[in-house]
RNA sequence: GAGAUGUAGUCGCCAAAUCCCUGUUCGGGGGAGCGGGCGGACCAAACCAGUCGGUGAGUCUCGGCUAAACGAGUAGGGCAAGCCUUUCAGCCCGAACCGAUAGCUAAGCCCGCAGGCGUAGAAAGGCCUCAUA
Numbered sequence: 001g002a003g004a005u006g007u008a009g010u011c012g013c014c015a016a017a018u019c020c021c022u023g024u025u026c027g028g029g030g031g032a033g034c035g036g037g038c039g040g041a042c043c044a045a046a047c048c049a050g051u052c053g054g055u056g057a058g059u060c061u062c063g064g065c066u067a068a069a070c071g072a073g074u075a076g077g078g079c080a081a082g083c084c085u086u087u088c089a090g091c092c093c094g095a096a097c098c099g100a101u102a103g104c105u106a107a108g109c110c111c112g113c114a115g116g117c118g119u120a121g122a123a124a125g126g127c128c129u130c131a132u133a
Base pairs, nucleotide, nucleotide: 011118012117013116014115018032019031020030021029022028033113034112035111036110037109038108043103051100052099053098054097055096060073061072062071063070076093077092078091079090082127083126084125085124086123087122088121
């Protein structure tokens, strides 16, 4: 001097998953905010076919042996150094889970606030803040 790992703090990323009050000897309760589901009229649908419905970006195609594992793609989704949008470049994800006949849906009803991580490219436009004149 560089790199790796661990701990603590700050700051940030994916996601709705944050903040506040109170109680308890720690099983909880309440509120705000964000998010999801069920649920009229009107509208849509009505046959046929097919198992279907929901959260989510997470669908679909081909190969694999006809299943799985697995591989290559893909709709789509994500990527701090003030913030937002766009363009280019680069790098990732493309899962999992819940349910049982549920369209949209006012009133109304019900539910969630987990978990997992650590970016260091450029340009344009707009906004905000600070400093100087």
Molecule: c-di-AMP riboswitch aptamer (ydaO/yuaA leader)
Organism: Dehalococcoidia bacterium